[in-house]
RNA sequence: UGAUGGGGUAGAGGCGCAAUUAACAAUAGUAAUUUAUGCGAGGGUGACACCAAAGACCAUAAAUGAAAGGGUUAAUUGCCGAAGUAUGAUUGCAGUCACGGCAUUCAUGCUGGAAUGUACUUGAAGAAAGUGCAUUCUCUCGUACCGAAAUAACGGGGAGCUACAGAUCGG
Numbered sequence: 001u002g003a004u005g006g007g008g009u010a011g012a013g014g015c016g017c018a019a020u021u022a023a024c025a026a027u028a029g030u031a032a033u034u035u036a037u038g039c040g041a042g043g044g045u046g047a048c049a050c051c052a053a054a055g056a057c058c059a060u061a062a063a064u065g066a067a068a069g070g071g072u073u074a075a076u077u078g079c080c081g082a083a084g085u086a087u088g089a090u091u092g093c094a095g096u097c098a099c100g101g102c103a104u105u106c107a108u109g110c111u112g113g114a115a116u117g118u119a120c121u122u123g124a125a126g127a128a129a130g131u132g133c134a135u136u137c138u139c140u141c142g143u144a145c146c147g148a149a150a151u152a153a154c155g156g157g158g159a160g161c162u163a164c165a166g167a168u169c170g171g
Base pairs, nucleotide, nucleotide: 001170002169003168004167008164009163010162011161014080016079017078018077019076020075021074022073023072024071032064033063034062035061036060037059038058042051043050046097047096048095083111084110085109086108087107088106089105091103092102093101112138113137114136115135116134117133118132119131120130121129122128139157140156141155142154143153
């Protein structure tokens, strides 16, 4: 000095990511429970279980009255594949089995970040989230430019980028 290696350490992006706690709004005067009256045989489930003439279910009236998941604000913590998502597998949750759902772990793949709009999915929801597409902004690298430059252009993306120190091989 060159090459190699998702090697090591420390960093950067920005309405940056995620988690926990508390409060608040909404869910909702809903579900559920109790009482009274009426009706009079089924209700419930995918299938059982379970409830029911000691009157279920349903209807009316009154009283009591939630919760989970999701959201906003504040604080704290951990971080920069932070994290999210798709598929497959493992374990667990509920009265049982099945389907599905939720949570944990592993493997593989995709996504640099944010915002707006739109379609689909989830959701009580005109909240919000996920995925796809479009647009805009932004970070970084390369090409290009070589001069002062620039609202410049094109292409790529985290196993990346910047800095530092070292390891191996070669000159």